[in-house]
Context: one part of a larger RNA
RNA sequence: CUGGGCUUAAAGCGUCCGCAGGCGGUCCGUAAAGUCAGAAGUGAAAUCCCAGAGCUCAACUCUGGAACUGCUUUUGAAACUCACGGACUAGAAUAUUGGAGAGGUUGGGAGAAUUCCUAGUGUAGAGGUGAAAUUCGCAGAUAUUAGGAGGAAUACCAGUGGCGUAGGCGCCCAACUGGACAAUUAUUGACGCUCAGGGACGAAGGCGUGGGGAGCAAACAGGAUUAGAUACCCUGGUAGUCCACGCAGUAAACGAUUAUGCUAGUUGUUGGGGUCUUAAGAUCUCAGUGACGCAGGGAAACCAUUAAGCAUACCGCCUGGGGAGUACGGUCGCAAGACUAAAACUC
Numbered sequence: 001c002u003g004g005g006c007u008u009a010a011a012g013c014g015u016c017c018g019c020a021g022g023c024g025g026u027c028c029g030u031a032a033a034g035u036c037a038g039a040a041g042u043g044a045a046a047u048c049c050c051a052g053a054g055c056u057c058a059a060c061u062c063u064g065g066a067a068c069u070g071c072u073u074u075u076g077a078a079a080c081u082c083a084c085g086g087a088c089u090a091g092a093a094u095a096u097u098g099g100a101g102a103g104g105u106u107g108g109g110a111g112a113a114u115u116c117c118u119a120g121u122g123u124a125g126a127g128g129u130g131a132a133a134u135u136c137g138c139a140g141a142u143a144u145u146a147g148g149a150g151g152a153a154u155a156c157c158a159g160u161g162g163c164g165u166a167g168g169c170g171c172c173c174a175a176c177u178g179g180a181c182a183a184u185u186a187u188u189g190a191c192g193c194u195c196a197g198g199g200a201c202g203a204a205g206g207c208g209u210g211g212g213g214a215g216c217a218a219a220c221a222g223g224a225u226u227a228g229a230u231a232c233c234c235u236g237g238u239a240g241u242c243c244a245c246g247c248a249g250u251a252a253a254c255g256a257u258u259a260u261g262c263u264a265g266u267u268g269u270u271g272g273g274g275u276c277u278u279a280a281g282a283u284c285u286c287a288g289u290g291a292c293g294c295a296g297g298g299a300a301a302c303c304a305u306u307a308a309g310c311a312u313a314c315c316g317c318c319u320g321g322g323g324a325g326u327a328c329g330g331u332c333g334c335a336a337g338a339c340u341a342a343a344a345c346u347c
Stems, first nucleotide, its partner, number of pairs: 004318003007301002012315001014201004021194003025088006033081002035077008049065006091191001092188004096183003103177007110154001115149007125136002162169002206247006215241002220236004258313005265292012296303002320347003329340004
């Protein structure tokens, strides 16, 4: 280097964009770089291999042959790859019309509920638990009525429903804005796929500055439980949770599953369209999303047109367990730490 793999055994980067690189649709022509064929030159000798010969044999030596798989020059071939020129429309993209959607950003608004404050009614308990206690309450609690303040989250609808590249997104309205899908044809004419390095986004928690703070709640305090109880249960409660700007860059970031083409069916559901039908509906089709299931695959579990089947392309990754995703070094970071990443030793 080749050979084997990556759902669960080790192994798909969290996701997307994308330069270089790799790979790339159909037809015609030219050229001949790769490719193939012929010829010539060269490929020192020795070695290796084959056939003989010489030392009594052998090692060894000698003779001859083959080989030296290569390089250069030249003459040709033109299927494939490449290059150049021309053409095409099945890939890709654009246009037109249309419906769906918690896709994103900003601003405004709403109603339930919790808590707190004020006032009224009203009186002795309330709360909490397995049982209690800490706790609150005659300075009038709990309950109930009215008014007010403030913050956070949006019951029902709600659905293996929808949207988004992933993270994720759920009250209503408006503005701005991204993408996907269907139909009709029309337009461009391979403009494509993948992508080392690079860039952007990236839950929760955490950090910085300034706000905000109702509820919840790490830490902490107390009450219980217990042999103990640095817990589970209870009463409190601070960071945090919320907003703006910046940092951080990780997750069982999961479908533990990279993308494209091709390959039986049955059934549910979401969005769009066609045909038939008075209607209910029936049927066909495209794009999603579920269940089952054949061939096939798989160590099995299972997967099975949303593949883990059959092929193709490129990148990433794996190579016994522990040591260890650690040490050292480097890069990044305010820090926490992140990324890169061993070895000794041991089984």
This is a predicted structure of a 347-nucleotide part of an RNA (small-subunit ribosomal RNA, central domain) from an uncultured prokaryote.